The RNA shown here (transfer RNA) has 73 nucleotides and comes from a Clostridia bacterium. NCBI's taxonomy places the organism under Bacteria, Bacillati, Bacillota, Clostridia.
RNA sequence: AGGGGUAUAGCUCAGUUGGUAGAGUCGCUGUCUCCAAAACAGUUGGUCGUGGGUUCAAGUCCUUCUGCCCCUG
Numbered sequence: 001a002g003g004g005g006u007a008u009a010g011c012u013c014a015g016u017u018g019g020u021a022g023a024g025u026c027g028c029u030g031u032c033u034c035c036a037a038a039a040c041a042g043u044u045g046g047u048c049g050u051g052g053g054u055u056c057a058a059g060u061c062c063u064u065c066u067g068c069c070c071c072u073g
Base pairs, nucleotide, nucleotide: 001072002071003070004069005068006067007066010025011024012023013022019056027043028042029041030040031039049065051063052062053061
């Protein structure tokens, strides 16, 4: 330099044919216990990397840029 993949909660990841953004874990609270751990129950947390486009409607489709990973030279 050329090509491909990826970016969603603090972390690891789902998200169907475009139609109200979720799980686990972490944190917090409670139950249990003499106390704690474990277990169980509840709960907080999101401009979906950035800018633009298509659409009645975009995490999802198109595209610019940026970060990371891989391949070719």
Its Rfam family is "tRNA". Rfam links the family to the GO term triplet codon-amino acid adaptor activity. It is annotated as a transfer RNA. The prediction has a mean pLDDT of 82.